[in-house]
This is a predicted structure of a 74-nucleotide RNA (transfer RNA) from a Myxococcales bacterium. Its mean pLDDT, the model's own confidence on a scale to 100, is 80. It was read from a public genome assembly. The source organism's lineage runs through Bacteria, Pseudomonadati, Myxococcota, Myxococcia and Myxococcales.

RNA sequence: GGGCCUAUAGCUCAGUUGGUUAGAGCGGCCGGCUCAUAACCGGCUGGUCCCUGGUUCAAGUCCAGGUGGGCCCA
Numbered sequence: 001g002g003g004c005c006u007a008u009a010g011c012u013c014a015g016u017u018g019g020u021u022a023g024a025g026c027g028g029c030c031g032g033c034u035c036a037u038a039a040c041c042g043g044c045u046g047g048u049c050c051c052u053g054g055u056u057c058a059a060g061u062c063c064a065g066g067u068g069g070g071c072c073c074a
Base pairs, nucleotide, nucleotide: 001073002072003071004070005069006068007067010026011025012024013023019057027045028044029043030042031041032040050066051065052064053063054062
């Protein structure tokens, strides 16, 4: 220098053919259970979907550019 993949909650990830309210597990908080802790059970909590722009009635999803990370080639 060229190519490919990737970015969604504090962490690990799902999210279908563009349309429902953006979800799961772990975590955190409160409670139950226990002599007590863990485990287990119930409830609560949590998002600028990396950034900018475009397409569309409608974008986490499609398109362009940028940024970070990973891989390959030279």